[in-house]
RNA sequence: UAAGAGGGGCAGGUUAUCGCGAGGCAACUCGAGGAAAGUCUGGACACCAUAGAGAAGCGUAGCGGGUAACGCCCGUCCACCGUGAGGUGAGGACAAGUGCAACAGAAAGCAAGUACAGUUCGGCUGUAGUGAAACCAGGUAAACUCUACGUGGUGCAAGUCCAAAUAGGCCAUCAUAGUGCUCUUUCUCGGAGGCGAUGGCGGGUAGGAUGCUUGAAUAACUUGGCAACAAGUUAUCUAGAUAAAUGAUAACCCUAGACAGAAUCCGGCUUAUCGCCCCUCUUACUUU
Numbered sequence: 001u002a003a004g005a006g007g008g009g010c011a012g013g014u015u016a017u018c019g020c021g022a023g024g025c026a027a028c029u030c031g032a033g034g035a036a037a038g039u040c041u042g043g044a045c046a047c048c049a050u051a052g053a054g055a056a057g058c059g060u061a062g063c064g065g066g067u068a069a070c071g072c073c074c075g076u077c078c079a080c081c082g083u084g085a086g087g088u089g090a091g092g093a094c095a096a097g098u099g100c101a102a103c104a105g106a107a108a109g110c111a112a113g114u115a116c117a118g119u120u121c122g123g124c125u126g127u128a129g130u131g132a133a134a135c136c137a138g139g140u141a142a143a144c145u146c147u148a149c150g151u152g153g154u155g156c157a158a159g160u161c162c163a164a165a166u167a168g169g170c171c172a173u174c175a176u177a178g179u180g181c182u183c184u185u186u187c188u189c190g191g192a193g194g195c196g197a198u199g200g201c202g203g204g205u206a207g208g209a210u211g212c213u214u215g216a217a218u219a220a221c222u223u224g225g226c227a228a229c230a231a232g233u234u235a236u237c238u239a240g241a242u243a244a245a246u247g248a249u250a251a252c253c254c255u256a257g258a259c260a261g262a263a264u265c266c267g268g269c270u271u272a273u274c275g276c277c278c279c280u281c282u283u284a285c286u287u288u
Base pairs, nucleotide, nucleotide: 001284002283003282004281005280006279007278008277009276010275012253013252014251015250016249017248018247020031021030022029023028033259037270038269040268041267042266043265044264045155046154047153048152057151058150059149060148061147062076063075064074065073066072077091078089079088080087081086092146093145097144098143099140100139114128115127116126117125118124159210160209161208162207169201170200171199172198173197174196180195181193182192183191184190217236218235219234220233221232222231223230224229254257
C1' cells in the first nucleotide's frame, strides 16, 4: 500500500423567533430510538384457573459457566469451511421397538437364494463375487420413537376505584280498590300481583381517576473473574401523552444528514439504515 477478519462508537451542529406536551405559585426545567419496528422469545406486574401426582401436547439438547429468566450471552471440546485472522453447527440415544435407503449385488430383513468346495444333507460351514456395510452390535432420530430437563391460560383495551344517564331489581312513605290494568302461550273459567307517585339503595353507560414510570435504572471509578458478568463507592432523575405533544421558519458551518417515531415496564433475538470514526488482528507485496 492492497485485500480481508473481529469488535466498539456517532446518527448533522450552532444561534434566533414562534408553537406544542409534562412539572412548577412563578422564574424556569424536562421532552423519542439504536432500532421506539417485527411481536419472535424470556421475565416483572395483573386477572382467571388450579388439592396432589401422572399422562398427552409443546419446547430445549456436547461439557462448564453467567443471569430474575430465556430458545439469550460467555468459555471450551469436537465436526465442517477458510492460506490465515476467523466463521458455521437442530453436536443426547439406532446393543428397546417400528420405519427408510440411489447404484452395484442372488440377497440390504422374513422372502428368495449365485458360483465352487466341504458336509452330520440342516442355507449347515468355508471361500469367491457386489458394496461404505452381507445374516448382523452397518447407516439414518431437521424418521416415528426413547431419555433428561422445562412448560396452566389471557394480556395494561390486564386490572382497580369514582360515577351523569337508561333498563330491570330492592326498600321506605304517600295515594289508589275498578265492569279496570299486568302476568298466567290466543279466548273463557280459575289463579296470582298495590298495578300509581315521590325519595333512597343498588346498578353501571358516557366520562374521570389510577395502573404510569425510581428502575433487575443511568454515568464514572475501584475490586474479583480468561470472559459473559458480579460486588462496592460516589453522583444523577432522564417523555408519560390519550386522538395522543416532542414541531415550524430563518441564518451560518461541515463530510450535506439514512432507516425510522414512545403508548405498562425491563432482558434478548431478528429485520431496516445516508455517511463516517476508532481499536485489535490476518494475508500478500514494496521500502528501510